[in-house]
RNA sequence: GGGCUAGUAGCAUAACCUGGACAGUGCGAUCGGCUUCGGACCGAUUGAUCGGGGUUCAAAUCCUCGCUAGCUCA
Numbered sequence: 001g002g003g004c005u006a007g008u009a010g011c012a013u014a015a016c017c018u019g020g021a022c023a024g025u026g027c028g029a030u031c032g033g034c035u036u037c038g039g040a041c042c043g044a045u046u047g048a049u050c051g052g053g054g055u056u057c058a059a060a061u062c063c064u065c066g067c068u069a070g071c072u073c074a
Base pairs, nucleotide, nucleotide: 001073002072003071004070005069006068007067010027011026012025013024020057028046029045030044031043032042033041050066051065052064053063054062
């Protein structure tokens, strides 16, 4: 230098190929219940699409330029 893959809450992961309503789930955190206290359990709340641009009525998803990480060829 060329090619391929990936990037979504504090962590993990689904939705992407085939565009559609407040982006789902688990763990965590916070509050409440229960308990002598804590844990476990039950209920509620919390917070995310790597960045810019484009296409579209509508983008996590499609296109494009970057950034980061991994694999691979030379």

The RNA shown here (transfer RNA) has 74 nucleotides and comes from a Nanobdellota archaeon. The coordinates come from a structure-prediction model, not an experiment, and the mean pLDDT is 80. Lineage of the source: Archaea > Nanobdellati > Nanobdellota. Rfam family: tRNA. Rfam classes the family as a transfer RNA.